[in-house]
Order: sequence, then C1' cells, then structure tokens
RNA sequence: GCAAGAGAUAGAGGCGCGGUCAAAAAAAGUAGCGUUUUCCGACUUAGGUCAGAGCAACCGGGGCUUAUGGGGAACGUGAAAGGUGCGACCGCCGAAGCACGGGUGUCGGAAUCCCGGAGCUGACCGCUGCUUUAAGAGAGCUUCGGUUGUCAUCAUGCUUAUGGUGGAGUGCUAUCGGCAUA
Repeated sequence: GCAAGAGAUAGAGGCGCGGUCAAAAAAAGUAGCGUUUUCCGACUUAGGUCAGAGCAACCGGGGCUUAUGGGGAACGUGAAAGGUGCGACCGCCGAAGCACGGGUGUCGGAAUCCCGGAGCUGACCGCUGCUUUAAGAGAGCUUCGGUUGUCAUCAUGCUUAUGGUGGAGUGCUAUCGGCAUA
C1' cells in the first nucleotide's frame, strides 16, 4: 500500500445421511414340473402369406418357432432373483439425493456404472398427484401443511429466554490466520 477476511483446522442440527453384512417378512401357493382334459383361424393350390400364440431381465422395431408346437382348466408338487430390512460394523454433516450434459451399454432406447460443473434441496414428518416396483412396502419428483436447527432483524424480558418476520448449507459456530514492498 492492497485486502477487510483469502485460506486452514475442528465442530453442531436428529427417527441425521450413505455403504457392507444381515435375522425376518413378503415375493407365493406365484413361475416351473408331473398327470388328466379341452381348444387352436383365413387365403392360397401345395410353395407359402397373413392373423393368433410363444421365445430372448424391461419398452419399441425386427428376427425365430408354430401340432414332437402353443393356449385354457382341474389335481398334485413347488422355487428363486431383484426390492424391503430387527440389528451390527464402517465412512461421514452437501452428509447425500435429484436434474442436466458427456461417456459406458444397445438394432434403438431405458436400466447399471463412470466423469463434469458456483443447476435445485438446511433437515425431518405427513398429505395430494406422477414415476418405479409383485406391492397398500420402500424410493424419486411435485403441491400443501407441520416440527426443528442456524443466522439476520424487530419487540418483550424475571439474565438469559420468548414471540414475530425473513434468508439459505457457496450457510453457521470456534480457533489459527492474508498478500506485496522497505
């Protein structure tokens, strides 16, 4: 002289967040398997085409099979995956989640996983609608409402709290503490 707090460290909120394992419930008397029974079209002129049905974790297109095939019913037998998660352990307080963009993936999407950035959300609970899912579970987004923490501001105040209004985590609290020149 510039700056007026750049930066670093440690913390707080509470049914706090995420990850791994996981009892248990549910998936489900479902899928599958076995037995019995029943149904399976049109055109064409013997080559097939269309419809229907089935196949590959989800969707669309396409492909393949189709009477040694497929659908329905009854009886018997009878799972599993993904998802949830009593509890335990681990990492943490933009914890984390979502949206967007890019990559992965595919015939094309979606899912899964990875990356990006000064996009949104302080946190939790409940309701409405939508998405996902087997699901009235759970999760995500959204409208509305409630509770709570934090800071600012105003009022009251029994000395240390109550109430009103508003903001957002890129915040708040505590400690250390800026750069250059002589």